[in-house]
Molecule: small-subunit ribosomal RNA
Organism: uncultured prokaryote
RNA sequence: UGCAAGUCGAACGAGGGCCCCGGGCUUGCCUGGGACACCCUAGUGGCGCACGGGUGAGUAACGCGUGGGUAUCUGCCCUGGAGUGGGGGACAACCGCUGGAAACGGCGGCUAAUACCGCAUACGCCCUUAGGGGGGGACACCAUUGGGGAAAGGCUUUAUGCGCUGAGGGAGGGUCCCGCGUCCGAUUAGCUAGUUGGAGAGGUAACGGCUCACCAAGGCGACGAUCGGUAGCUGGUCUGAGAGGAUGAUCAGCCACACUGGGACUGAGACACGGCCCAGACUCCUACGGGAGGCAGCAGUGGGGAAUAUUGGACAAUGGGGGCAACCCUGAUCCAGCAAUGCCGCGUUCGUGGAGAAGGCCUUAGGGUUGUAAAGCGCUUUCACCCGUGACGAUGAUGACGGUAGCGGGAGAAGAAGCCCCGGCUAACUCCGUGCCAGCAGCCGCGGUAAUACGGAGGGGGCGAGCGUUGUUCGGAAUUACUGGGCGUAAAGGGCGCGUAGGCGGAUAAUCAAGUCAGGGGUGAAAGGCCUGGGCUCAACCUAGGAACUGCCUUUGAAACUGAUUGUCUAGAGACCGGAAGAGGAUGGCGGAAUUCCCAGUGUAGAGGUGAAAUUCGUAGAUAUUGGGAAGAACACCAGUGGCGAAGGCGGCCAUCUGGUCCGGUUCUGACGCUGAGGCGCGAAAGCGUGGGGAGCAAACAGGAUUAGAUACCCUGGUAGUCCACGCCGUAAACGAUGUGUGCUAGCCGUUGGUGUCUUUCGGCAUCGGUGGCGCAGCUAACGCGUUAAGCACACCGCCUGGGGAGUACGGCCGCAAGGUUAAAACUCAAAGGAAUUGACGGGGGCCCGCACAAGCGGUGGAGCAUGUGGUUUAAUUCGAAGCAACGCGCAGAACCUUACCAGCCCUUGACAUGUCCGUCGCGGAUUCUGGAGACAGGAUCCUUCAGUUCGGCUGGACGGAGCACAGGUGCUGCAUGGCUGUCGUCAGCUCGUGUCGUGAGAUGUUGGGUUAAGUCCCGCAACGAGCGCAACCCUCGCCUUUAGUUGCCAUCAGGUUAAGCUGGGCACUCUAGAGGGACCGCCGGUGUUAAACCGGAGGAAGGUGGGGAUGACGUCAAGUCCUCAUGGCCUUUAUAUCCAGGGCUACACACGUACUACAAUGGCGGUACAAAGGGCAGCCACUUCGCGAGAAGGAGCUAAUCCCGAAAAGCCGGUCUCAGUCCGGAUCGGAGUCUGCAACUCGACUCCGUGAAGUUGGAAUCGCUAGUAAUCGUGGAUCAGCAUGCCACGGUGAAUACGUUCCCGGGGCUUGUACACACCGCCCGUCACACCACGAAAGUUGGCUUUACCCGAAGACGGCGUGCUAACCGCAAGGG
Repeated sequence: UGCAAGUCGAACGAGGGCCCCGGGCUUGCCUGGGACACCCUAGUGGCGCACGGGUGAGUAACGCGUGGGUAUCUGCCCUGGAGUGGGGGACAACCGCUGGAAACGGCGGCUAAUACCGCAUACGCCCUUAGGGGGGGACACCAUUGGGGAAAGGCUUUAUGCGCUGAGGGAGGGUCCCGCGUCCGAUUAGCUAGUUGGAGAGGUAACGGCUCACCAAGGCGACGAUCGGUAGCUGGUCUGAGAGGAUGAUCAGCCACACUGGGACUGAGACACGGCCCAGACUCCUACGGGAGGCAGCAGUGGGGAAUAUUGGACAAUGGGGGCAACCCUGAUCCAGCAAUGCCGCGUUCGUGGAGAAGGCCUUAGGGUUGUAAAGCGCUUUCACCCGUGACGAUGAUGACGGUAGCGGGAGAAGAAGCCCCGGCUAACUCCGUGCCAGCAGCCGCGGUAAUACGGAGGGGGCGAGCGUUGUUCGGAAUUACUGGGCGUAAAGGGCGCGUAGGCGGAUAAUCAAGUCAGGGGUGAAAGGCCUGGGCUCAACCUAGGAACUGCCUUUGAAACUGAUUGUCUAGAGACCGGAAGAGGAUGGCGGAAUUCCCAGUGUAGAGGUGAAAUUCGUAGAUAUUGGGAAGAACACCAGUGGCGAAGGCGGCCAUCUGGUCCGGUUCUGACGCUGAGGCGCGAAAGCGUGGGGAGCAAACAGGAUUAGAUACCCUGGUAGUCCACGCCGUAAACGAUGUGUGCUAGCCGUUGGUGUCUUUCGGCAUCGGUGGCGCAGCUAACGCGUUAAGCACACCGCCUGGGGAGUACGGCCGCAAGGUUAAAACUCAAAGGAAUUGACGGGGGCCCGCACAAGCGGUGGAGCAUGUGGUUUAAUUCGAAGCAACGCGCAGAACCUUACCAGCCCUUGACAUGUCCGUCGCGGAUUCUGGAGACAGGAUCCUUCAGUUCGGCUGGACGGAGCACAGGUGCUGCAUGGCUGUCGUCAGCUCGUGUCGUGAGAUGUUGGGUUAAGUCCCGCAACGAGCGCAACCCUCGCCUUUAGUUGCCAUCAGGUUAAGCUGGGCACUCUAGAGGGACCGCCGGUGUUAAACCGGAGGAAGGUGGGGAUGACGUCAAGUCCUCAUGGCCUUUAUAUCCAGGGCUACACACGUACUACAAUGGCGGUACAAAGGGCAGCCACUUCGCGAGAAGGAGCUAAUCCCGAAAAGCCGGUCUCAGUCCGGAUCGGAGUCUGCAACUCGACUCCGUGAAGUUGGAAUCGCUAGUAAUCGUGGAUCAGCAUGCCACGGUGAAUACGUUCCCGGGGCUUGUACACACCGCCCGUCACACCACGAAAGUUGGCUUUACCCGAAGACGGCGUGCUAACCGCAAGGG
């Protein structure tokens, strides 16, 4: 903005058009008359507008659902019967005048009706009167008396027409009432004054406090009133096995609403979505005076929002309104449009096709995969497209949909595939990128350089015109448990009792029939859902029938059970009688021990207290002790998993009062019982109030100690309090963490109170009540419980529903207070928790071991120097190792090299390997020249002239050249790895099979009693065996035998030297190196369990593993090493590779580790003996000469039991030094040398001369060692040109000490606790600081809801009074009304 409610001229008057006849003329206007057949309409009148359509604000209600009820209304419709007589007066329209901008009016005049008003008549209608009969009554029926009430005879096409009036019936529709059902909150517990009822009146269609006056004081509520919050209800829908839970779109029924609030009018029906009045907010118009409006109708617009459509067609169908009808109206409806929003159906092809094409991706480089997939070849045409034809829906006409559906024909694989996912749940895996970044994520969780989890790709899986996500509901969830859970320790038993309501309740008989059960009837709308059919090609969809709707009402019956009533019983319960035990309670009295205080005596210097002390008391006489006195509190022994009590709790003795329990008797009552929401009472300690009391003890407080501190533990004091009386409080781990009651279900052993019985005592047996331990079945997640249940059942109560927030806040109640009780939410976490298991740990326990401590000896830590490390420095000071278990470690040896580092100079298929091509046949070595620091580049001379051969420039091989594959990397990652190694630890452990136990993790074995160095062995045992470890087997040293006898040896024989196994000879001895023997707790004694074994002894070279070595279980430390080697990945490729010369790894304020040398007399200096084990040809080097010496020059032997290194040193002997910074100590420095080496400057070792530092035995702390050990002394070797105080090995001399296992450290096994499991270097609590988040508080400011009292008060309705006006009626009129 348009449309959504009109229609009837067959109710009425009038006007206009059309038509006919005229007039005027500006020939299309004005005007007169007729006909009024047809058409139109503003008005009067009728019906409709209360339906249809929309929405869900309100409503927790008789609103809705379901089933009933009656005192009621009902236009149009149906049915039968009665009637429709005669009159009257107006008002619109219209005409005239007139107000206003408009909306809209005002005054006067005329007029019709199915409009309006009297009169007549009227039944079975209404009111009234008083009789009859029926009925228990309310009341209904019949007859009667009096009174009252109608209409339109209008219209027409003249019909069985349409209307109108009164009364009755029906149908359909409404109103009202009732039973039952219908959300959350009790931190809402009391609500109510027309409130509840009565009788009366009014009002209504009608019952009714609906309203009013009067009377009474009721009514509702724990079965939840009132209040607050939320919400339209239902059929149904979604989900679920069901029971349930959630929900109320579309369709259908009901209700409510129509801008917000109020109100009535009209009408059959409304308090009326497209009517009226008033008030309010908002919008619009205005001439400012006033007016207009209500999309929660259909479209559409704006706004809001994550989000929701066309300002379409048609009344053809179905239905509605009006009309006699034709017909008109109908955004109801039927259709079309938009949106994959949902459901259903269909297409995007089908067959063949291995050279397994290309491309992509992966790859172990062979291949695999995409994949018959594609291409190619052959066929088909559903859908879409084009052409033609063309419906049903319409019984005769009428088709918006619609040229739609369908059908026929045509062309051509042609036009048509996406989305999510691939770590597990959960179907589906690889590569690359990224590197706790970027990101993912439903839960667990992925990502920190090899990510199937992020992103991409390839491949795969799922679904498919869809696929994912988000939100919501149900399910899974037995996780609110009615079906169908729990409460000892996981959340959960009230602190305990008495008892109200309620719930539940013994035996027997009868009756009733409420519950219950069975049959019949009514209802449970339709649609939906289910079953069976039917129709669209199928399906979705539509349609017919059936069953169902588990409910409610009614009726007939049954009587077992529950219930109700009545009667009876004694087994439950209670009473009575006779006994019994007891720290049961209350009150009063009495007693002794102890403590403190007071008095007095004795007596003297301490007492007291502690781990040790001090504060404290004491010469003013304490403590101790004796006697006397006072006070208060508590009651030793008895005393006991003994007793009593409901629980809290109760303990000297006596008396009084008093509660409960048990046993026996079986006399009485006759179900009187059990439980118990609220309620009432009791209720430890502490605390509070008032008044007493106060000895001891003792919060607070004071002092002394302890301590880093010590507002604590310990000590000395000490006030409330503890005690009594009265009154509060009302909580505790008030615990058996186990509510009360009843019944049932193996036992054994104690104890306590009765009774019976047997017995000579002791004692036994039986039974009832209590209280303990163990234990069967059963239960339990396990632990455990187990006739005192946590077993099997029943009854009732209380309580629980993840952790934290929090038993907190707010509110209520209680309290004097302290506080108690009831009791949340926001927010936050992905857990919190129980029981048990294996470890680990403990300033837990007990057992055992180790140079672990102790007992000893010697060191380190102080000094100088060496060496390694940190740090610092540097161009670089390469890198690694980091508590033990890095630090004389890798390094068994950095001047160059090594070398990886630094600053430079070169080179780029490379210093090194393989492959391809070309060229050459040699390659190589030595000497030398030039440039250069050298690498490198260029040249000269000399030596040398590959192998096979089918004789081919064929092959191999080598060199040079070229390009490409590639080489190279001591670059990174030891937290990607292999291998190797360290360490716990040479500690005695670590496991398995079978069996058994346990739901399981796991346990047992492996624990226990002994014993051992040992999980070594023995015994026992639900275990029996076995494996890896231990031990043994191996090597070496120690004794003996045997074999062998050179280079070893020399007893005997011979020779011989200054000396010497030097020579012959020998193999006895030593020795060498082969094979054996030997030691086994074997023998004896003792102990032990008769065992294992231990102790002692004999013999023996050796005695209880004879000494030493090698040998290192399962595992731990993400231990160490990518720089030994190997290796995945990453990185680099004219460089992070290669070569070269120089420098650096050797720096130096400092700190640490490990050594060496010392500080001296157990020493320095001089002389002189005795080893073992090794090494040696680019070597060891005798011997001679020279040099002070390091060494040098000559030079023999030895490839080694032969020669050499080679002197061993401590030791022993002797003299000297005489305690000092020295004849100690040797650093440092100066000078001169030697050697190695291309080269000793940075930066070697050694020698000689000179110099002669610190240091006089080392703080805290700390290391090694138990016997041929420590200590001390020297010797050799590897590496190596040279370089050792280091390392590895060798021998010489050669001790001390061990009571013992309390303590420190480490370890083993058993046990215990655990909130630890990255395992105590664990876990974890609180404050504070900073940042952020959430929620509060806050001077204030503001809005909403609700409520009380009061004031003003619109429209409207009802009533009263007054006044005015008035056609119908009365009256002749005036007038009344």